[in-house]
């Protein structure tokens, strides 16, 4: 500071993460449409689909002031026919006059049907079908034409001959039409004249016209007029205005799987046409035109102002409105006209459709309304010409579905109301609830209060002005007529309309939906449901506790509207001009030459196209925008202004860019003179090996392989010597060396050629870069021909492997690999990194050159081309890369643009073939992917540890037996653990009880808790049923406290509130526990690094039983774990001495701590002390620490125990216990009796006892520890063979007891035997406990004497006071251990070491696993379901070309027929007009291509499915590394040959770089 005001993002790939890179959402919009709702107004809109058909009405007429008229109406006039009030006359019979009303004439007037004729129906209104074009926009051009209008100028003399209406006649159902006659005119036709018009050979020729209306004073008149005058028409000619044709430039969709089109095609002459320019026609003549800057062709589309989006840039659109176009049933065609090839004109053809008397006719809503139809879907068969506008017309006026209004529709914008204050007892219902309460809620009622807007009711503007009639004045005019303007006066015109607007009255009365509540994204509870029913834009939700389904409270947002759904813009920087990328996410072409193209060194001059500036001119109005104004406000309308970023035209500027010229030399190039070199192509040599062959020697085997077989070999292999043949490939040299553009490329000589480098001159003087197309080269493998053929080696055979094994191995062997000469042309053709140029720290290698320096070297410095290693700054998601860039910049190509169909179809090019280059869609998923992290896993590596293995020992697995499990059986075998970590586990003990299970009787406020009411004291004993709970019946018994009402405990009855549950969920859970694992780990603070997830610490070097402890060190510290604290045990001291102890003393027995007494010692149970690598010597690093030694009861954790870190297993347990939801409520509660948990074809664990002689039996004779014991433990004696029975002393326990410990020891006997082993099983007889041993204890005696001789695969424990053997004791328990937990006795072996197996830890590596290898994941079949290729065909659009055919018509010829104006010499001519006929053409028709589209029997693949078959291809070294081209095999994934890649894991050599 009118006219600048403006940019946001999220969700979703993962265990986390950055990235890349698609899906989704939030935003505005709409000519909208579906649901659910619906007060009211106001401005807008309102068939996007069938340009399908259309009934009906209307939409274009008018003009009598151009004519001839006069059928309607009405006026005058005339009076014929009838009727006839009144009113006079009468002879009362009627006469007369005659308003009126009827009926006939007369065009006279006013007006007017139909006609002539003139203007208009070319415009206004629809539609967007066609059109990709000069169709539209925009700027510009010449070669035009133009009715009504303006605006000049001349002029309008003077005759003619007709056809319409009508008239008569006729044809036809009917549209209509024919003949004959009459007629006028601003209708028609000559003739005069005619310029400034047209033509033209420049002589000259040719062309007009119309009248008609008002008025009018001399004058004239046939009485119509003439004449004047005004108004208005007419002709011509010119110029304007506005309007229309023409032509150019530039813009203007999508395909190249459309690349070649074109013959009137492109020019040129000449003519014809046209208003006009041109191949616009035609004849002749040239052979040219377009086209990769995209012709042809195919598809789609009216364009444009604008509109919608959007920060803009751009996208997208073209409804209403306005400007241009086209079309008017379809096709084609003319006529009139200014002006059409004509929406409500005409003619032909078609196709519908409608009358018909069948001969023939009519007809075109894409004009307003309107109907069918079609669709998800779009109004009234309205009023009115009052306003605007148009037509005619002198005006009045008539017409106008134009238009102005109404009416329908929440279609859309705007804009107002459903009220407002005030009310807490926070009523009441409803819903949640921890039962306290909260929430609905000041929300309702209630009280007062207003009354918008609607309802009734009364007023009530503006759109109206022109118009006409008076009257005044002005102009024309001879004129005071007429006309025409001005003023003024009066006078009539509203559809809308019951109108906006005002005013009253009367009452809060009559007005609220809808979507949503998981996250995105405001807004959360309950129940119901139970992967079902459903939701859902994306992620994803439901499988008993669902804020994500349905209801319900309650909450959020929006509001006469709210959702939904469709479409466009945005958000998407997701096509990127502004604004991307291409080493691994998609993406550099295999690789050079090179056209077109694009860029393009340095100096002057010069032009000024590009570029910049100014200036005009145009960018239509409306629409955006800014300032104002008007409806009460906006919506809306208006005024004015900015804007319309463009296009032209012109006027400067000259820095750059472009053109011209002229210089330069620093880019490129040439020359000279050298240098490395597997650079290419050809010939020729040579050796060493393999493999055949021929001799020799030689003998039984070779060869292969994990291990073997096929094979070879006594017909002499193999092995070795010596000789010959033959093909291929060239060992050392050999190197992140060289060469070459990429592919490639390696013995040695010749020759032929290409191209880098280096030195220093000298030349040319921008010659340069890059490269769409196009061209050539281009491993391997594969094709043709014809050589060649040793090795090796797809196919193929054979042997193995293996469940199989179309392979991996093995033993042969073809194509094939070699040449030569043609093809293909593709690979991880990789540096995954296009080419060309500059500039940007450096340092160490190696190569080719080339200068310099001296100390002359295997030197050193500098430069130069080339290949490498690290790195700075930069960059980069990251990893990396960094002067050889992925860093800064330039210049060009070339490529991407979610994954998957698919590099496939089709279709063209190319190839003998294989097949190669180009290259989609459908339909499907929400990802698909790179980099990097933590983790887990590996038939990856490295360190380390552990009864892991290995050395040892002893067992298990074979019997029997016990227990426990599965399994099976049952009425029921109750239930629960299930690899390790279930299985002598829960259960430290089911004959009843336990007990949950089964069968059968029986209760129902219950066995058990609390409340309440009523009765009773509670208790006790006996008696009957009953299998027992339980029923019955009957006797005793009167308690405690009292403030005297009662209370407290018990027991019964009753009612309901509840009780009950070993019923479900351990996967809703709490507390416990197992298990890695007593493994050495797991963590945090700050701090560093890194976008980040994390990392660092915690890795590294030693060392440890330890993350144990030092040392380094971007880390420092600390925390849970490890150790130590704490018990047991080992030594010593102290203390203290009973129930223990007894050395010395005393006493006393047969004997014994038994007494006295000690208090040393043992022992008991308190305190303490010892052990700390503390001390020496090595070793290490001057550390930690190890090793060795000393001292010690004990050494490096002296032994054991307790103690279990963050975590894992949805590990276990709702049957210990607690506990949330669900469930059962005379049964899923409870009680009570029997069963049953104990079954038994079988199969697993764990165990006892044995298979003897290191033993068994019999005798004898010794040492223990730790414990238990009153409903116990129980001694002595005694009785039993025993088991036990009696008995009861002692003892609540260092006192008494269970309670003799055994193995050992030390005689004796067996003598290798199913035995003097071994004890199972049975039989028989007892004890014991118990209410009760049948189902189903235990023990004891006799008697019986199975199986079993040391245990298969395979497998467990255990490193020292262990193992192994041996006895003892407790828990439980009335009874009932070979199990469980303790206790001591005797007591070994062996460990070289860590290659192996298992587990576990650090570090590291690779992954395609993150539910983590018990992972992930391939392909074939089978089964559905979807799209889609092929396809013998078929059926349709569109279209190309050859031919036929040819209406209408409009051009040329004809002269057969006919002819009104003009001319005639009257014969006829000119012209017309009908006919014929040529030429061009619609419709059609026949053949033949082409393109598409739609269908198809069967076929190919490819997509998706729920837990289907076969195999294991790939992700680790995925068990044969893959993987890319290639060829050949196979169910199948896949193998196998050649060649390539690392984007391949492990160890090892080499070679380089880094540091010191």
């Nucleotide at each position: 500071g009118a006219a600048c005001u403006g940019g946001a993002g999220a969700g979703u790939u993962u265990g986390a993460u950055c990235c890349u890179g698609g899906c989704u959402c939030a935003g505005a919009u709409u000519g909208a449409a579906c649901g659910c709702u619906g007060g009211c107004g106001g401005u807008a809109g309102g068939c996007c689909u069938a340009a399908c058909a259309c009934a009906u009405g209307c939409a274009a007429g008018u003009c009598g002031a151009a004519c001839g008229g006069u059928a309607a109406c009405g006026g005058a006039c005339c009076g014929c026919u009838g009727g006839g009030a009144u009113c006079c006359c009468u002879u009362c019979g009627g006469g007369g006059u005659g308003a009126c009303c009827u009926u006939g004439g007369u065009g006279c007037c006013g007006a007017c049907g139909a006609g002539u004729g003139g203007c208009g129906g070319a415009c206004g209104g629809g539609u967007g079908a066609g059109u990709a074009a000069c169709a539209c926009g925009u700027a510009g051009g010449a070669a035009u034409c133009u009715g009504c209008c303006c605006a000049a100028c001349a002029g309008a003399g003077g005759g003619g001959g007709a056809c319409a209406a009508c008239c008569c006649g006729g044809a036809g159902a009917a549209a209509u039409c024919c003949g004959g006659g009459c007629u006028a005119a601003u209708a028609c036709c000559g003739c005069a004249u005619a310029c400034g018009c047209c033509c033209u050979a420049c002589g000259g020729g040719g062309g007009a016209a119309a009248g008609c209306g008002g008025g009018g004073g001399a004058u004239c008149u046939u009485c119509g007029g003439a004449c004047c005058u005004c108004g208005u028409g007419c002709u011509g000619u010119u110029g304007g205005a506005g309007g229309a044709g023409c032509c150019u430039g530039c813009g203007u969709c999508g395909g190249a799987u459309u690349a070649g089109c074109u013959u009137g095609u492109u020019g040129g002459u000449g003519a014809g046409g046209u208003a006009a320019u041109g191949g616009c026609u035609c004849a002749c003549c040239a052979a040219g035109g377009c086209g990769a800057c995209g012709a042809u062709c195919c598809g789609u589309a009216g364009c444009u102002g604008g509109u919608c989006u959007g920060a803009g840039a751009g996208g997208a659109u073209g409804a209403u409105c306005a400007g241009c176009c086209a079309c008017a049933c379809u096709g084609g065609g003319a006529c009139u006209g200014a002006g059409a090839c004509a929406c409500g004109g005409c003619c032909c053809a078609g196709a519908c459709u409608c009358c018909u008397a069948c001969g023939g006719g009519a007809g075109g809503c894409a004009g307003c309304a309107g109907u069918g139809g079609g669709g998800a879907a779009u109004a009234u068969u309205g009023c009115a010409c009052a306003a605007u506008g148009g037509g005619c017309g002198a005006a009045a006026g008539c017409c106008u579905g134009a238009u102005g209004c109404a009416g329908c529709c929440a279609u859309a914008c705007c804009g107002c109301g459903u009220g407002u204050g005030u009310g807490a007892a926070g009523a009441a219902g409803g819903c949640c609830u921890u039962c306290g309460g909260g929430u609905u809620g000041u929300a309702a009622a209630g009280c007062a209060c207003u009354u918008u807007c609607g309802u009734c009711a009364g007023g009530g503007a503006a759109g109206a002005a022109a118009g006409g009639u008076g009257c005044g004045g002005a102009g024309u005019u001879a004129a005071u007529a007429c006309c025409u303007c001005c003023g003024u006066a009066c006078u009539g015109u509203g559809a809308c309309g019951g109108u906006a607007c005002c005013u009253g009255a009367a009452u809060a009365a009559g007005a609220a939906g809808c979507a949503c509540c998981g996250g995105c994204u405001a807004a959360c509870u309950c129940c119901g449901u139970g992967c079902c029913a459903g939701c859902a834009g994306c992620c994803g939700c439901g499988g008993u506790a669902a804020u994500a389904c349905g209801g319900a409270g309650g909450g959020u947002g929006c509001a006469a509207g709210c959702g939904u759904u469709a479409a466009u813009c945005g958000g998407a920087a997701u096509c990127a001009c502004u604004g991307g990328g291409c080493g691994u996410a998609a993406a550099g072409c295999g690789c050079g030459c090179g056209u077109a193209g694009g860029c393009g060194g340095u100096c002057u001059g010069g032009u000024c196209a590009g570029u910049c500036a100014g200036a005009u001119g145009u960018g239509a109005a409306a629409g955006c925008c800014c300032c104002g104004g008007g409806c009460u406000c906006a919506a809306c309308c208006u005024g004015g202004g900015a804007a319309c970023u463009g296009c032209a035209u012109u006027u400067g500027a000259u820095a750059c860019u472009g053109c011209c010229a002229g210089g330069c030399u620093a880019g490129a190039g040439u020359g000279u003179a050298g240098u490395a070199g597997a650079g290419g192509g050809a010939a020729g040599c040579g050796g060493a090996a393999u493999u055949c062959c021929g001799a020799g020697u030689g003998u039984a085997g070779c060869g292969g392989u994990g291990a073997a077989a096929u094979g070879c070999g006594u017909a002499g292999a193999u092995a070795u010597u010596c000789g010959g043949a033959g093909g291929a490939a060239c060992a050392u040299c050999a190197g992140u060396g060289g060469c070459g553009a990429a592919g490639g490329c390696g013995g040695c000589u010749u020759c032929c050629u290409g191209g880098a480098c280096u030195a220093a001159c000298a030349c040319u003087g921008a010659c340069g870069c890059u490269g769409a197309g196009g061209u050539g080269c281009g491993a391997a493998a594969g094709c043709g021909u014809g050589g060649g053929g040793a090795g090796c080696a797809a196919a193929c055979a054979g042997g193995a492997u293996u469940a199989g094994a179309u392979a991996c191995c093995c033993u042969g062997g073809u194509a094939g690999u070699c040449c030569a000469c043609g093809c293909c042309g593709u690979a991880a053709a990789c540096g995954a990194u296009g080419u060309c140029u500059a500039c940007u720290a450096g340092u160490c290698g190696u190569u080719g050159g080339g200068a310099g320096g001296c100390u002359u070297g295997u030197c050193c410095u500098c430069u130069u081309g080339g290949u490498g290693g690290c790195g700075c700054a930069g960059u980069u998601a990251a990893c990396g890369c960094g002067u050889u860039a992925a860093g800064u910049a330039g210049a060009c190509c070339g490529c991407c643009u979610g994954g998957g169909g698919a590099g496939u179809a089709c279709g063209g090019c190319c190839g003998c073939a294989a097949g190669g280059c180009u290259a989609a869609a459908a339909c499907u998923c929400a990802a698909a992917g790179g980099a990097a992290u933590u983790g887990a896993c590996g038939g990856g590596g490295g360190c380390c540890c552990g009864c892991a293995c290995a050395a040892g020992c002893g067992g298990u697995g074979g019997a029997g037996c016990a227990u426990g499990u599965g399994g099976u059986u049952u009425a029921a075998u109750u239930c629960g653990a299930u690899g390790c970590a279930a299985c002598g586990c829960g259960a430290a003990g089911a004959a009843c009880c336990u007990u949950a299970c089964c069968u059968g009787c029986c209760c129902u406020u219950g066995a058990c808790a609390u409340c309440c009411u009523c009765g009773g004291a509670a208790g006790g004993g006996a008696c009957c049923g009953g299998a027992a709970a339980c029923g019955g019946a009957c006797c005793u018994g009167u308690g405690c406290c009292u403030u005297c009402g009662g209370g407290a405990a018990c027991c019964g009855a009753g009612a309901g509130a509840c009780a009950g549950g070993u019923g479900c969920u351990g996967c809703a859970u709490g507390g416990c526990u197992g298990u890695c694992g007593u493994c050495a780990g797991c963590u945090c603070g700050u701090g560093u690094c890194g976008u980040g997830a994390g990392a660092u610490g915690u890795u590294g070097g030693g060392u440890u039983a330890a993350g144990u402890c030092c040392c380094g060190u971007a880390a420092c510290g600390a925390g849970c774990g490890c150790a130590a604290c704490c018990c047991c045990u080992a030594u010593c001291c102290u203390u203290a001495g009973u129930u223990g102890c007894c050395a010395g003393c005393a006493c006393g027995u047969a004997a014994u701590g038994g007494u006295g007494g000690g208090a040393a010692c043992u022992c008991u149970a308190g305190g303490g002390a010892g052990a700390c690598u503390g001390c020496c010597g090595g070793u290490g690093a001057c550390a930690a620490a190890c090793c060795g030694g000393a001292g010690g009861a004990a050494g490096g954790u002296g032994g054991g125990g307790a103690c279990g870190a963050c975590g894992u297993c949805a590990a276990g347990u709702c049957a210990u216990c607690a506990u949330g939801g669900c469930c059962c409520u005379u049964a899923u509660g409870g009680g009570c009796a029997g069963g049953g948990c104990u079954a038994c074809a079988c199969a697993c664990g764990u165990g006892c006892u044995a298979c003897a002689a290191u033993g068994g039996c019999c005798g004898g004779u010794a040492c223990a520890a730790a414990g238990g014991g009153c409903a116990g433990c129980g001694a002595a004696g005694c009785c039993g063979c025993a088991a036990g029975g009696u008995g009861g002393a002692g003892c609540g326990a260092a006192u008494c007891u269970c309670a003799c410990a055994a193995a050992a020891c030390c005689g004796g006997u067996c003598g290798u035997a199913g035995u003097c082993c071994g004890g199972a099983u049975u039989g028989c007889a007892g004890u014991c406990u118990g209410c009760a041993a049948c189902u189903c204890g235990a023990c004891u005696g006799c008697a019986u004497g199975a199986a079993g001789c040391u245990g298969g695969a395979a497998u467990c424990g255990c490193u020292a006071g262990u193992a192994a053997u041996c006895g003892c004791g407790g828990a439980u328990c009335a009874g009932a251990a070979u199990g469980c937990c303790g206790c001591g006795g005797u007591g070994a072996a062996u460990a070289c070491g860590u290659u192996c197996c298992c587990g576990g830890g650090c570090c590291u590596u690779g992954u395609a696993c993150a539910c983590a290898c018990c992972g992930c994941c391939c392909g074939u079949c089978a089964c559905a379901c979807c799209a889609u290729g092929g396809g013998a065909g078929u059926g349709g659009g569109c279209u190309g070309u050859a031919c036929c055919a040819g209406a209408a018509g409009u051009a040329g010829g004809u002269a057969g027929u006919c002819u009104a104006a003009c001319c005639u010499u009257c014969g006829g001519g000119a012209g017309g007009a009908c006919g014929c006929u040529u030429a061009c053409c619609a419709c059609g028709g026949u053949g033949u291509g082409g393109u598409u589209c739609a269908u198809g029997a069967c076929u190919g693949g490819g997509g998706u499915g729920a837990a289907g078959u076969c195999g294991u291809a790939a992700c680790a070294a995925g068990g044969u590394a893959g993987c890319c081209c290639u060829a050949g095999g196979g169910g199948a994934a896949c193998c196998u040959g050649g060649g390539g890649c690392u984007g391949g894991a492990u160890c090892a050599c080499c070679u380089c770089c880094u540091u010191a």
Model confidence (mean pLDDT): 84 of 100. A computed fold for a 1556-nucleotide RNA from uncultured gamma proteobacterium HF0130_26L16, annotated as small-subunit ribosomal RNA. Its Rfam family is "Bacterial small subunit ribosomal RNA". Gene Ontology terms of the family: ribosome and structural constituent of ribosome.